The prediction has a mean pLDDT of 83. Small-subunit ribosomal RNA, 5' domain from an uncultured prokaryote, 508 nucleotides, folded computationally. RNAcentral holds the full RNA, with entries from ENA.
[in-house]
Context: one part of a larger RNA
RNA sequence: GGACGAACGCUGGCGGCGCGCUUAACACAUGCAAGUCGAGCGAGAACCAGACCUUCGGGUCUGGGGACAGCGGCGAACGGGUGAGUAACACGUGGGUAAUCAACCCUCGGUACUGGGAUAGCCCGGGGAAACCCGGAUUAAUACCGGAUGGCCCUUCGGAGCUUCGGUUCUGAAGGAAAAGGUAGCUUCGGCCUCCGACCGGGGAUGGGCCCGCGUUGGAUUAGCUUGUUGGUGGGGUAACGGCCUACCAAGGCGACGAUCCAUAGCUGGUCUGAGAGGACGAUCAGCCACACUGGGACUGAGACACGGCCCAGACUCCUACGGGAGGCAGCAGUGGGGAAUCUUGGACAAUGGGCGAAAGCCUGAUCCAGCCAUGCCGCGUGGGUGAAGAAGGCCCUAGGGUUGUAAAGCUCUUUCAGCAGGGAAGAUAAUGACUGUACCUGCAGAAGAAGCCCCGGCUAACUCCGUGCCAGCAGCCGCGGUAAUACGGAGGGGGCUAGCGUUGUUC
Numbered sequence: 001g002g003a004c005g006a007a008c009g010c011u012g013g014c015g016g017c018g019c020g021c022u023u024a025a026c027a028c029a030u031g032c033a034a035g036u037c038g039a040g041c042g043a044g045a046a047c048c049a050g051a052c053c054u055u056c057g058g059g060u061c062u063g064g065g066g067a068c069a070g071c072g073g074c075g076a077a078c079g080g081g082u083g084a085g086u087a088a089c090a091c092g093u094g095g096g097u098a099a100u101c102a103a104c105c106c107u108c109g110g111u112a113c114u115g116g117g118a119u120a121g122c123c124c125g126g127g128g129a130a131a132c133c134c135g136g137a138u139u140a141a142u143a144c145c146g147g148a149u150g151g152c153c154c155u156u157c158g159g160a161g162c163u164u165c166g167g168u169u170c171u172g173a174a175g176g177a178a179a180a181g182g183u184a185g186c187u188u189c190g191g192c193c194u195c196c197g198a199c200c201g202g203g204g205a206u207g208g209g210c211c212c213g214c215g216u217u218g219g220a221u222u223a224g225c226u227u228g229u230u231g232g233u234g235g236g237g238u239a240a241c242g243g244c245c246u247a248c249c250a251a252g253g254c255g256a257c258g259a260u261c262c263a264u265a266g267c268u269g270g271u272c273u274g275a276g277a278g279g280a281c282g283a284u285c286a287g288c289c290a291c292a293c294u295g296g297g298a299c300u301g302a303g304a305c306a307c308g309g310c311c312c313a314g315a316c317u318c319c320u321a322c323g324g325g326a327g328g329c330a331g332c333a334g335u336g337g338g339g340a341a342u343c344u345u346g347g348a349c350a351a352u353g354g355g356c357g358a359a360a361g362c363c364u365g366a367u368c369c370a371g372c373c374a375u376g377c378c379g380c381g382u383g384g385g386u387g388a389a390g391a392a393g394g395c396c397c398u399a400g401g402g403u404u405g406u407a408a409a410g411c412u413c414u415u416u417c418a419g420c421a422g423g424g425a426a427g428a429u430a431a432u433g434a435c436u437g438u439a440c441c442u443g444c445a446g447a448a449g450a451a452g453c454c455c456c457g458g459c460u461a462a463c464u465c466c467g468u469g470c471c472a473g474c475a476g477c478c479g480c481g482g483u484a485a486u487a488c489g490g491a492g493g494g495g496g497c498u499a500g501c502g503u504u505g506u507u508c
Base pairs, nucleotide, nucleotide: 001508002507003506004505006504007503008502009501010500013380014379015378016377017376018375020372021338026336027335028334030333031332032331035074036073037072040071041070047064048063049062050061051060052059053058081291082290083289091215092214093213094212095211096210097209100208101207102206105204106203107202108201109200110199111198113147114146115145116144123136124135125134126133127132153176154175155174156173157172158171159170160169161168162167181196182195185192186191217263218262219261224254225253226252229251230250231249232248233247234246235245236244266288267287268286269285270281271280272279273278293314294313295312296311297310316327317326318325319324344370346369347368348367352366353364354363355362356361383413384412385411386410393404394403395402396401417449419444420443421442422441423440427435452497453496454495455494456493457478458477459476463492464491465490466489467488473480474479
């Protein structure tokens, strides 16, 4: 000198764009953050209309209507948060997978035949304080289960070709594995056609899983480490290779090119600095990883060992009728606590994107906006011209004067920003604007509403007076102060930066 997710002190006019718990991965009140589909299914409250009955309270039936709940499908594994753990194939980079998977999407080929039994809801009964649970009866499906078919596909066995002997291609046999319908239109009521779906298989797109080379902090005052350990065979398991697991066999494997252990740490694109080499860092944004009260486990599923799912254990908090239950903000706001320190319990789905849906649409604290904070960067303003009797006042003085100082006053001009009034976009179009009567434009009034902070001994730019008297104090280093202090405190003057200025901390 530069930089900062900064803090503190004094001060503070406006705008644009960013940023904002670095500490306790501490505990959390409250609200919201993941739903959607009636064109899969059965049922159906309120309400409306009509008819009938009526003891005039209403009741029953029919039609419409469609709430809440339920079965079923898809989503909930994305998006959002955090950095605890991790020194590791976690990340980065370059390869491999003839050792692999895939819902939705695109494309190609084929299929959709025939049967069945349940169950939630509703109703009835019961238990419980509650959470919730039990029994009975009954019902539907694109829910579930049989049978048929079965090209391609899978498994096993056989034959032939090629072979780098791992396999691969062709072929034969046996076995295995599939389905679902719906809506609208037309109809000669048989169906037809369009659309949306379903099943099997091939390919694509995209996204994962796994493996390998290289790179990736410090400590040797850590030198030995290892028994599923290293390898083999058989078996199991996985989508898949593999000690991944298991039985047996062999006794190996790693290590001064630093194993093991300890400490520290999410990694990267990048950021800061520097002429560079390098050093430091990894906030915001983007990619990957890991985690979701702590530890463990699996279930469902194309995908999880699953933040707002389940089970077990633990700590903590809450409810309880004491028998038993409920919970998990490292989502967005917000609270307590910790701390030098870090914001609103805001608006909207208008845009972008996501989920569901044929669609209309619904949901979306993702997102877009607004609010707060000089926290940073950038821009603008706090007026311009003229004005010497060099006014008054202040300060200094050799008492002549000097300086503050064209500074002020006065005269004159302008109106940015802020204020008031009127108009008023783009963002989004078929329609729809939270922001927002915002940006912007026009007009009006009046210099009007808007300057501070640090420093002045040298380094380092800027000097005098008074007070103090090794006191009070200053200080980054050298050092100042003990009666003439340009170094302390005040004043006048001056220097620097400016809506900031200084200090502290960290880093180059």